[in-house]
RNA sequence: AGAGCGAGCCGGAUGGUCGCGCCGUGGAGUUGCAAGCCUCGGUGAGGAAAGUCCGGACACCACAGGGCGGCACAGUGGCUAACAGCCACCCCUGGCGGAGCGAUCCGUGCAGGCGAGACAGGGCAACAGAAAACACUCCUCUGUUGAGGCAAGUCUUCAAUGGUAAGGUUGAAAAGGUGCGAUAAAGAGCGCACCGUCGCGGCAGCGAUGUCGCGGCUGGCAACCCUUGUGCGGUGCAAGGCCAAGCAGAAAGUUAUGACCCGGCCCGGCGAGCUUUCGGGUUGGCUGCUGUUGCAAGGGGAAACCUUUGCGACCACGUCGGCAGCAAUGCUGGCGGCAGAGAAAUGACCAUCGGCGUCGGGGAGACGCUGACAGAAUCCGGCUUACAGGCUCGCUCUUCAC
Numbered sequence: 001a002g003a004g005c006g007a008g009c010c011g012g013a014u015g016g017u018c019g020c021g022c023c024g025u026g027g028a029g030u031u032g033c034a035a036g037c038c039u040c041g042g043u044g045a046g047g048a049a050a051g052u053c054c055g056g057a058c059a060c061c062a063c064a065g066g067g068c069g070g071c072a073c074a075g076u077g078g079c080u081a082a083c084a085g086c087c088a089c090c091c092c093u094g095g096c097g098g099a100g101c102g103a104u105c106c107g108u109g110c111a112g113g114c115g116a117g118a119c120a121g122g123g124c125a126a127c128a129g130a131a132a133a134c135a136c137u138c139c140u141c142u143g144u145u146g147a148g149g150c151a152a153g154u155c156u157u158c159a160a161u162g163g164u165a166a167g168g169u170u171g172a173a174a175a176g177g178u179g180c181g182a183u184a185a186a187g188a189g190c191g192c193a194c195c196g197u198c199g200c201g202g203c204a205g206c207g208a209u210g211u212c213g214c215g216g217c218u219g220g221c222a223a224c225c226c227u228u229g230u231g232c233g234g235u236g237c238a239a240g241g242c243c244a245a246g247c248a249g250a251a252a253g254u255u256a257u258g259a260c261c262c263g264g265c266c267c268g269g270c271g272a273g274c275u276u277u278c279g280g281g282u283u284g285g286c287u288g289c290u291g292u293u294g295c296a297a298g299g300g301g302a303a304a305c306c307u308u309u310g311c312g313a314c315c316a317c318g319u320c321g322g323c324a325g326c327a328a329u330g331c332u333g334g335c336g337g338c339a340g341a342g343a344a345a346u347g348a349c350c351a352u353c354g355g356c357g358u359c360g361g362g363g364a365g366a367c368g369c370u371g372a373c374a375g376a377a378u379c380c381g382g383c384u385u386a387c388a389g390g391c392u393c394g395c396u397c398u399u400c401a402c
Base pairs, nucleotide, nucleotide: 001398002397003396004395005394006393007392008391009390010389012353013352014351015350016349017348018347020044021043022042023041024040026038027037046373050384051383053382054381055380056379057378058236059235060234061233065267066266067265068264070232071231072230073229074228075089076088077087078086079085090115091113092112093111094110095108096107097106098105099104116227117226121225122224123221124220138168139167140166141163142162143161144160145159146158147157148156149155150153176195177194178193179192180191181190196217197216198215199214200213201212202211203210204209240287241286242285243284249278250277251276252275253274254273261269291314292313293312294311295310296309297308298307299306300305317336318335319334320333321332322331323330324329354370355369356368357367358366359365
């Protein structure tokens, strides 16, 4: 210098012209700051605004109650308003490196883990295979008996009946593993050493767990039911509250033997309507809503209600620091701290700077590009997914120079 992998970050800046939404000043307009129009000023998307997958705030249903059922989550400790999120650690599996005859072990700036319980109980295991859980004899091996063979043996073939889980075969999985030894028909935890794993005890640790000693080898599935622990009432801003305008009721059914509310069921609560059909009216607006609030002075609207200016106070959040912590995170100081539409605006071009690419040995310079994913809709915290180009750091490999 280049390539690959991983982590983090950026995803243009300033000015001008035109255009669009919202707010405000002024003008014309008007009964009137009604709408729409013109002028000027201010302001106007993201790292994911996305998917709507989790968690909350907020609102209503009864101040959201009890039980059953149901759903979600699941190593340990911590963080957080909360979470299925984040941080640290533990364990398991794989990769890489190393050690050992081997089973296996040790290490790791690496990757992955739907990681509670299979001595509470029930249940299940396709296909293949002899056999799938009170193990099993298909082949190999081997004892005995019987019959046969000729090369006449410590031989061999067949059959019957025993032994053996050591080898083979099937499978996702075959009843601990490796090495050595003994026994002598063959073999086997039969014996020894080591390894693994389970249980109990001691020690270390907040804990998951680790380690030492003793004892035992009784597989898998909980994403089948089940058990344990923790959490969860339902519906979502089209929640919900309000103003203005307008209208006409009728029929049937059901209900104090309690309807409706009420959601899967029951209890409990409330207490007068409810359901269906026909008919009538409306199809505007304010708020929630985009942080909260105090003081002073105004303005607008028919109303709900809205709003301006000045001076403050405080929050979310951003940024630069400090402190605690391994970290997530928490506390704290300075500075900053204006999208808010309602079928929905946020765009295009130019100049300069910045960035990148090509040419150039390098510099100077010239030329070219400035692209991707995408687009607020009540607001936050996460997760996941998409993404042109670029920057920083770490690891590995290759090449060149010293």
This is a predicted structure of a 402-nucleotide RNA (Bacterial RNase P class A) from an Abditibacteriaceae bacterium. Its mean pLDDT, the model's own confidence on a scale to 100, is 77. Of the family's consensus pairs, 97% are formed in the model. It is recorded under the gene name rnpB. The source organism's lineage runs through Bacteria, Abditibacteriota, Abditibacteriia, Abditibacteriales and Abditibacteriaceae.